[in-house]
RNA sequence: GAAGUCGGCUGGGCAGUCGCUGUGCCGUUGACGGCGCAGAGGAAAGUCCGGGCUCCAUAGGGCGAGGUGCCAGGUAACGCCUGGGCGGCGUGAGCCGACGGAAAGUGCCGCAGAAAACAGACCGCCGAUGGCCCGACAAGCGGGCGCAGGCAAGGGUGAAAAGGUGCGGUAAGAGCGCACCGCGCGGGUGGUAACACUCCGUGGCACGGUAAACCCCACCUGGAGCAAGACCAAAUAGGGAAGCGAGCGUGUGGCCCGCACGGCUUCCGGGUAGGUCGCUUGAGGUGCGCGGUGACGCGUACUCCAGAGGAAUGGCUGCCCUCGACAGAACCCGGCUUAUAGGCCGGCUUCCCGU
Numbered sequence: 001g002a003a004g005u006c007g008g009c010u011g012g013g014c015a016g017u018c019g020c021u022g023u024g025c026c027g028u029u030g031a032c033g034g035c036g037c038a039g040a041g042g043a044a045a046g047u048c049c050g051g052g053c054u055c056c057a058u059a060g061g062g063c064g065a066g067g068u069g070c071c072a073g074g075u076a077a078c079g080c081c082u083g084g085g086c087g088g089c090g091u092g093a094g095c096c097g098a099c100g101g102a103a104a105g106u107g108c109c110g111c112a113g114a115a116a117a118c119a120g121a122c123c124g125c126c127g128a129u130g131g132c133c134c135g136a137c138a139a140g141c142g143g144g145c146g147c148a149g150g151c152a153a154g155g156g157u158g159a160a161a162a163g164g165u166g167c168g169g170u171a172a173g174a175g176c177g178c179a180c181c182g183c184g185c186g187g188g189u190g191g192u193a194a195c196a197c198u199c200c201g202u203g204g205c206a207c208g209g210u211a212a213a214c215c216c217c218a219c220c221u222g223g224a225g226c227a228a229g230a231c232c233a234a235a236u237a238g239g240g241a242a243g244c245g246a247g248c249g250u251g252u253g254g255c256c257c258g259c260a261c262g263g264c265u266u267c268c269g270g271g272u273a274g275g276u277c278g279c280u281u282g283a284g285g286u287g288c289g290c291g292g293u294g295a296c297g298c299g300u301a302c303u304c305c306a307g308a309g310g311a312a313u314g315g316c317u318g319c320c321c322u323c324g325a326c327a328g329a330a331c332c333c334g335g336c337u338u339a340u341a342g343g344c345c346g347g348c349u350u351c352c353c354g355u
Stems, first nucleotide, its partner, number of pairs: 001351010012320007020039008041326001045337002048335005053225004065221005070084005085099001086097004100216002105214002107210003122155002124151003129148002131145005163181006182205001183203005188197003229277004239268006248262005284303008321324001
């Protein structure tokens, strides 16, 4: 210098003016007016996970359903994050991975192919043994056929064909035997663990793949959501209590008394319209110090940073530049994912050049 990889920050600026929302003070205190201060994001988005908060349900346990799934740690919690292991990709920095169990059971494996899972034989190889033919006959020997049969080395099919290479062996072959490699099991060593090992012993090797197929194992999970929910309370229906009753009606009863219901007044209660709270001080920020590889934690000082309810954060003017992306809070946090013009900074890697 070029190419790459990882991480962090930023996301037009200044001034004037007219508004909007909240709030402090003042005038006034009905509600307006004046002055001051504050007023969207890294994703406010998707609403995909996890929690706080609220109401409902709930003795405990089981079944079912759903989710998560290498190990350790972090956290309020998580499907998130950090570190590590294993596998894959890359020369490398680095990136990606639903990454438990297939000798518990069941199911499935298209096409091709002989055969797709208690193996099988299309081409092929062999035909030792047995059979048939020839050498005149028998035994024996030699030659032939490729009939019985043997084999799975080679070819071919497939994503995948029942360990690989070599030597021996054989009629031809084959873990049939052996050496090395691989694999299983048991042990040892290192590591908290996942796991690793140029370690030891042992077994010729014990049966492919698929669990985002059923299933098994371990762990987790009650439901609904701020239109949650709480309070005040005009009105209305139905309800309760007390009091009034001179008279009346209905029922009960053969009739009277009595009793019950109907009436009026007051209070309670109820909860609609409306209003208030929930609402922003919180697992909060910023600086410094300490612990930790790190995620993160602890201590301390400072700080208050939108809170609407048809829903504010905008319009206009002037100047400047590199001419400005995606996008707008609605109970609040922690994540993930998706969108994003441009600019700045840093760590690391590979290649080239110079010294």
Molecule: Bacterial RNase P class A
Organism: Nitrococcus mobilis